[in-house]
A computed fold for a 376-nucleotide RNA from Paracoccus sediminis, annotated as Bacterial RNase P class A.
NCBI's taxonomy places the organism under Bacteria, Pseudomonadati, Pseudomonadota, Rhodobacterales, Paracoccus.
Its Rfam family is "Bacterial RNase P class A". Rfam classes the family as a ribozyme.
The gene name in the source record is rnpB.
RNA sequence: GCGGAGGGUUGGAUGACCGCGGCGGCAAGCCGUCGAGGAAAGUCCGGACUCCAUGAGGCAGCGGUGCCGGGUAACGCCCGGCGGGGGCAACCCCAGGGAAAGCGCCACAGAGAACAGACCGCCUGCAUCCGUGCAGGCAAGGGUGAAACGGCGGGGUAAGAGCCCACCGGGGGCCUGGCAACAGGCCCCGCAUGGCAAGCCCCACCGGGAGCAAUGCCGAAUAGGGACCGCGCGCGGGGGCAACCCCGCAGGGCCGCCUUGCCCCAGCAGGUCCGGGUAGGCAGCUUGAUCCGGCGGGCAACCGCCGGGCCAGAGGAAUGGUCAUCCAGCCGCAUCACGCGGUGGACAGAAUCCGGCUUACAGGCCCUCCGCGCAA
Numbered sequence: 001g002c003g004g005a006g007g008g009u010u011g012g013a014u015g016a017c018c019g020c021g022g023c024g025g026c027a028a029g030c031c032g033u034c035g036a037g038g039a040a041a042g043u044c045c046g047g048a049c050u051c052c053a054u055g056a057g058g059c060a061g062c063g064g065u066g067c068c069g070g071g072u073a074a075c076g077c078c079c080g081g082c083g084g085g086g087g088c089a090a091c092c093c094c095a096g097g098g099a100a101a102g103c104g105c106c107a108c109a110g111a112g113a114a115c116a117g118a119c120c121g122c123c124u125g126c127a128u129c130c131g132u133g134c135a136g137g138c139a140a141g142g143g144u145g146a147a148a149c150g151g152c153g154g155g156g157u158a159a160g161a162g163c164c165c166a167c168c169g170g171g172g173g174c175c176u177g178g179c180a181a182c183a184g185g186c187c188c189c190g191c192a193u194g195g196c197a198a199g200c201c202c203c204a205c206c207g208g209g210a211g212c213a214a215u216g217c218c219g220a221a222u223a224g225g226g227a228c229c230g231c232g233c234g235c236g237g238g239g240g241c242a243a244c245c246c247c248g249c250a251g252g253g254c255c256g257c258c259u260u261g262c263c264c265c266a267g268c269a270g271g272u273c274c275g276g277g278u279a280g281g282c283a284g285c286u287u288g289a290u291c292c293g294g295c296g297g298g299c300a301a302c303c304g305c306c307g308g309g310c311c312a313g314a315g316g317a318a319u320g321g322u323c324a325u326c327c328a329g330c331c332g333c334a335u336c337a338c339g340c341g342g343u344g345g346a347c348a349g350a351a352u353c354c355g356g357c358u359u360a361c362a363g364g365c366c367c368u369c370c371g372c373g374c375a376a
Base pairs, nucleotide, nucleotide: 001372002371003370004369005368006367007366008365009364010363012326013325014324015323016322017321018320020035021034022033023032024031025030026029037347041358042357044356045355046354047353048352049211050210051209052208062207063206064205065204066203067081068080069079070078071077082096083094084093085092086091097202098201102200103199104196105195106194119142120141121138122137123136124135125134126133127132150168151167153165154164155163169191170189171188172187173186174185175184176183177182215283216282217281218280225274226273227272228271229270230268231267234249235248236247237246238245239244251265252264253263290309291308292307293306294305295304296303297302327345329343330342331341332340333339
C1' cells in the first nucleotide's frame, strides 16, 4: 500500500426570535429551570408491580426449553469452554439430548431403500446351429441414487467374500487429565443394529390467568332507585294498634255524541336524607435489579466497596418553527495549490417501569487482529 475479520462510539454545533409541556418563585404575567432514543419500533422472550383464581402432592394432558460450566431477580439472553462444519488466516456458522423402546416415512432413478438384492458382469459345469442358452456359485468391478448393509491394502480363492491379517472407522471395558461436556492411552470384540426426532414418540427441566385502559381513593349536574316527613286520599259496610287492605255504590279516563260491558286511575314536577353508576379529579408515575467516576475480585459475562448526580412524566397526549454563522459530506467552476458558488445531516419518535433479542439506520471517528506485496 491492497484486500479482509472482530468490536466500540457518534448521529450536526452555537446564538437570536416566536411557540409548547412539567416544576419552582413572586410584585400575577413575567422570571428561572428541565424537556426523546440507540433503537423510544416489533410486542418476540424474561421479570418487577397490581387484581383475580388457588389446601397440598402425584399421574395424565397442553405449551415451552434442550452439549457442559458460569453470570443474572429471571430468561429461549450473555460469557467461557466442548463437539461438528466453513475459511490460508483473523474469524464465522450450528433446534447441538435419545434412532440396539416402539410406530411411521425415505420422492425420482435403480435389480434392490431396511426381516436386503442381482441389471451389466466375474467364475464353474453342461449343451451348442459357435450367435449363445441352461443350471449353480459370487458380490470384488460397472451402473442408479442424497443414501446400497463398514473403508482401503495384502493374503486367500474356480471366482469371491471380515473368510483371515495390518491400519482407519465402530462397539464394550479399564486407566489418565478435566467440576463437566469431552479428550488421550491400553485391552477385548470380525462388525451385530443406514438416514429423518423442524413426523409421532421417549427422557430431563420449566410453566396458574389477565394486564397501568392493571388497580385504589374522592365524586357532581341530569335521569332513575330507596327511606322518612308534609299535604291529599268521595259515601256506606267489614278487617287491622296503625300504615293500609277488601266489598258495594258513586266519580274520572278509553268517545264526534249517548247507552252498556270489559279494562284502567285514586296520589304528588313538594321537602330532607341514603346508596350505586357516569362525567371529572387524585394516586399508581417515575429514586431505580438507576447513572457517572475511582478502587478491588474475575480470562470474561458480571460482582463488591467508596464518592458524587437526579436525567420527560404528558395523558387525546408537550418536546416545534424561522433566521444567521460554522462543521462534515456531495456537485459544479477554476487550479501547482489556496479558493469561489450551490446543495446539505440517516432511521425514527416516549406513554407503568426494568433486563434481553430482533429489525431500521446517510455519513463520520476510534481500537484490535489476519493475509499478501514493497522498503529498510